This is a predicted structure of a 71-nucleotide RNA (transfer RNA) from a Candidatus Woesearchaeota archaeon. The RNAcentral record of the sequence draws on ENA. It matches the Rfam family "tRNA". By type it is a transfer RNA. Rfam describes the family as follows. Transfer RNA (tRNA) molecules are approximately 80 nucleotides in length. The coordinates come from a structure-prediction model, not an experiment, and the mean pLDDT is 80.

[in-house]
RNA sequence: GGGCCUGUAGUGUAGUGGUAUCACACGAGGCUGGCAGUCUUGAGAUCCGAGUUCGAUUCUCGGCAGGUCCA
Numbered sequence: 001g002g003g004c005c006u007g008u009a010g011u012g013u014a015g016u017g018g019u020a021u022c023a024c025a026c027g028a029g030g031c032u033g034g035c036a037g038u039c040u041u042g043a044g045a046u047c048c049g050a051g052u053u054c055g056a057u058u059c060u061c062g063g064c065a066g067g068u069c070c071a
Stems, first nucleotide, its partner, number of pairs: 001070007010024003018054001026042006047063005
C1' cells in the first nucleotide's frame, strides 16, 4: 500500500427495512438480625457522515477504529 471481516448499554451478545433481545454488572424495594442469596422493578446501547426509502441498526458510498491475509 491492497483484499476481506467486524463495530449494538459498563461487559459479552441476538436481531431484522417498521425505534432493539438476553445474560452479567448497576440503582430501588421485598424476604433475612446483617451479609450472601433469591424475587420484583428501574435506568442504560445500534462507531461517524452522506445517500436510497414513507421509514435505515439493517441496504449503498465514504471516513474512523480493531482483526486477519497478501505485498